[in-house]
RNA sequence: GGGGUUGUGGUCUAGCUUGGUAUGAUUCGCGCCCGGGGCGUGCGAGAUCGGGGGUUCAAAUCCUCCCAACCCCA
Numbered sequence: 001g002g003g004g005u006u007g008u009g010g011u012c013u014a015g016c017u018u019g020g021u022a023u024g025a026u027u028c029g030c031g032c033c034c035g036g037g038g039c040g041u042g043c044g045a046g047a048u049c050g051g052g053g054g055u056u057c058a059a060a061u062c063c064u065c066c067c068a069a070c071c072c073c074a
Stems, first nucleotide, its partner, number of pairs: 001073007010026003020057001027045006050066005
């Protein structure tokens, strides 16, 4: 220098093919349960989806440029 994969709550992750309210787990908070705790269970909190721009009524998703990590080629 060329090519590829990945980037989404504090952490891990689904969703991208086929654009239409962002999924689950864990964590945390408050209850229930228990003699107390753990386990279990109910409710709630938590992500402007790596960044800029574009297309569209509407973008995590499509296009484009850039950044970061990893892999391959030279």

Background: Transfer RNA from a Candidatus Woesearchaeota archaeon, 74 nucleotides, folded computationally. It matches the Rfam family "tRNA". By type it is a transfer RNA. Lineage of the source: Archaea > Nanobdellati > Candidatus Woesearchaeota.